[in-house]
This is a predicted structure of a 73-nucleotide RNA (transfer RNA) from a Lachnospiraceae bacterium. Its Rfam family is "tRNA". By type it is a transfer RNA. Rfam describes the family as follows. Transfer RNA (tRNA) molecules are approximately 80 nucleotides in length. The RNAcentral record of the sequence draws on ENA. The prediction has a mean pLDDT of 83. Taxonomically the source falls in Lachnospiraceae (Bacteria, Bacillati, Clostridia, Lachnospirales).
RNA sequence: GCUCUCGUAGCUCAGUAGGUAGAGCGUCCGCUUGGUAAGCGGGAGGUCAGCAGUUCAAGUCUGCCCGAGAGCU
Numbered sequence: 001g002c003u004c005u006c007g008u009a010g011c012u013c014a015g016u017a018g019g020u021a022g023a024g025c026g027u028c029c030g031c032u033u034g035g036u037a038a039g040c041g042g043g044a045g046g047u048c049a050g051c052a053g054u055u056c057a058a059g060u061c062u063g064c065c066c067g068a069g070a071g072c073u
Stems, first nucleotide, its partner, number of pairs: 001072007010025004019056001027043005050064004
C1' cells in the first nucleotide's frame, strides 16, 4: 500500500429480504427476610463510532473518514 471482517445501553452481544431499537449481566426502586444473599416485580440508561448521499422512511443500502482485528505484498 491492497483486500476482508467488525464498531448498537456501563459490559457481552442480538437486530439480513429498509418501516418508529432489544436480551443477558450490571445499576436503581419495591416485595420478600430479624438482617444479608438468592428469588420475584418494576424503572432508568443508546446522537446505532463520525460525516454526507439515496429513500416517504436507513442500525440495516452507497461514498468518505476514524478505530479494532485478520490476510496479502